[in-house]
RNA sequence: AUGUGACUCAAUGGUAGAGUGCUUGCUUGGCAGGCAUGAUGCCCUGGGUUCAAUCCCCAGCAU
Numbered sequence: 001a002u003g004u005g006a007c008u009c010a011a012u013g014g015u016a017g018a019g020u021g022c023u024u025g026c027u028u029g030g031c032a033g034g035c036a037u038g039a040u041g042c043c044c045u046g047g048g049u050u051c052a053a054u055c056c057c058c059a060g061c062a063u
Stems, first nucleotide, its partner, number of pairs: 001063003006020004014051001022038001024036004044060005
């Protein structure tokens, strides 16, 4: 310094989006491609502040 779905990354004090990948369907004789659809994240752990924390503070862990 970094830690957010399987991977790569956003975001903001009011319970999180995207791309890739994956599921299912349509299209095809079949594949690819295209279109549609669905699932997947207690946001590294534990405390603190706050009405409310992924976001601020402290400690720890990993790299």